[in-house]
RNA sequence: CCAGAUGGCCGGGUGACCGCCGCCGCGCAAGCGGGGGAGGAAAGUCCGGGCUCCACGGAAAUGCGGUGCCGGGUAACGCCCGGCGGGGGCGACCCCAGGGACAGUGCCACAGAGAGCAGACCGCCGGAACGCCGGGUGCGAACCCGGCCGGCCGGCAAGGGUGAAAGGGUGCGGUAAGAGCGCACCGCGUUCCUGGCAACAGGAGCGGCACGGUAAACCCCACCGGGAGCAAGACCAAAUAGGGGCGGCACGCCGGCUUUGCCGGCAGGACCUGUUUCCGGUCCGUCGCCCGGGUCGGUCGCUCGAGACGGCGAGCAAUCGCCGUCCUAGAGGAAUGGUCACCGUCGGCGGGCAACCGCCGUCACAGAACCCGGCUUACAGGCCAUCUGGCGAA
Numbered sequence: 001c002c003a004g005a006u007g008g009c010c011g012g013g014u015g016a017c018c019g020c021c022g023c024c025g026c027g028c029a030a031g032c033g034g035g036g037g038a039g040g041a042a043a044g045u046c047c048g049g050g051c052u053c054c055a056c057g058g059a060a061a062u063g064c065g066g067u068g069c070c071g072g073g074u075a076a077c078g079c080c081c082g083g084c085g086g087g088g089g090c091g092a093c094c095c096c097a098g099g100g101a102c103a104g105u106g107c108c109a110c111a112g113a114g115a116g117c118a119g120a121c122c123g124c125c126g127g128a129a130c131g132c133c134g135g136g137u138g139c140g141a142a143c144c145c146g147g148c149c150g151g152c153c154g155g156c157a158a159g160g161g162u163g164a165a166a167g168g169g170u171g172c173g174g175u176a177a178g179a180g181c182g183c184a185c186c187g188c189g190u191u192c193c194u195g196g197c198a199a200c201a202g203g204a205g206c207g208g209c210a211c212g213g214u215a216a217a218c219c220c221c222a223c224c225g226g227g228a229g230c231a232a233g234a235c236c237a238a239a240u241a242g243g244g245g246c247g248g249c250a251c252g253c254c255g256g257c258u259u260u261g262c263c264g265g266c267a268g269g270a271c272c273u274g275u276u277u278c279c280g281g282u283c284c285g286u287c288g289c290c291c292g293g294g295u296c297g298g299u300c301g302c303u304c305g306a307g308a309c310g311g312c313g314a315g316c317a318a319u320c321g322c323c324g325u326c327c328u329a330g331a332g333g334a335a336u337g338g339u340c341a342c343c344g345u346c347g348g349c350g351g352g353c354a355a356c357c358g359c360c361g362u363c364a365c366a367g368a369a370c371c372c373g374g375c376u377u378a379c380a381g382g383c384c385a386u387c388u389g390g391c392g393a394a
Stems, first nucleotide, its partner, number of pairs: 001390010012343007020037002023034004039365001043376002046374005051229004064225005069083005084098001085096004099220002104218002106214003121160002123156005131148007168186006187209001188207008233300004243291007252266006268284005307326008344363001346361006
C1' cells in the first nucleotide's frame, strides 16, 4: 500500500431572527422574563420483567404452550459472556432449534435390481450340457479338440450404474473371482484409567463391525408458564333528562284495603293534522331542598429509575461492588420547526500552471405517548482501536 476480520463511536456545527409544546417566577389581565424540549434505533411489538386490575383454598397428576450441549451472568429471558462439539475459511474469524432413534409408532418421494426380517441390473468368476463356428479322424452314423454372441446352473459383492442415503474407509495379503475372509492404520462400539465443576478430551485393553437416516414427524425426558393490559386503573364531578326522600301549596265523585296513605273506576285537563263535534288512544299536580348512579369534563397514574456520568476495585468476560457528581421531554391524537449567514461532508460546473478561489446542489434511516432489559429490522456518509492474508522498502 492492497484485500479482509472483529469490536466500538459519530451521524452535520455555530450564531441571529421568527415560531411551536410543557415548567417556573412576576402580573387583575393582556403579557413579560427565565429555563427545558426525540433516537440509536423513539420502529417491529418478537421475547423477558416492573406496575395495575381481574381470577384463584393447598398439593399432585393430566392436557396445552414454550425452552433444550456445559458452566457462569441477570430481577428475568428464547438475552449476554466464557467454554465444548460439529461445519466453513490459507487466516483473523464466522455459522449451528446442538436432549433422546434398543420406550413405542410412522415415514424414507423420484430414480433404482435392492430403502430396512436388504438387494443382484450391468459386471467378475466357475461349471457341464444344449446350440453355433472352426479344425481333426471316419465311407457314413458319430467321436475328439478348440472357441464363442447368447441361453442354463451356481459363486461374489470388488467395479459400474441409481439415489440425500446402498449394511465402515485405505492398503497389503488372500482367492476361481471376491469378501473383515485375515492383518496394519483410521473410524465405530465397549470396559477401564487420567485430566476437567461440567459439556468433553486424551490414553490403554477388548470386540471384526453388530446398532441406517428422520424427533423444525408423532412421541419420550427435564425445566418453565394464571388472564388482560395505561383505552391498565384510582379519584373529583356540570348542564339537561330521568330515579329516590322530605316539606309547602293545590286537589272533584264513588268503591276497596294493610287508612296522616295507597290502589281501581268515573269525571276533568293536555296531546294525537288548520277548525268544530263524536269515537278511539297516550299522559296527569306544582314549587323548593337533599341523596345516589351514569355521561361531558377535570385530576392522578406520569416519569427518580434493575437511572446517567466519572473514578477505584473483583472477574478472561458478561457482569458485580464501593465512592463521588447529576436530574435529562413528559401534555392532548400529540410540540420538538422555518429562514438567513458562516463553517464542515459529498457531488457537479467555471476560473487558475499550481496551491487554491467562486457558484449551484446535497447531508441518511426515521419521529417519544406508562416504564425498563433484550432481540430483530432500517440507515447517505464518516471516524477509531485491535487483528489476519498478500506485496514492497529499510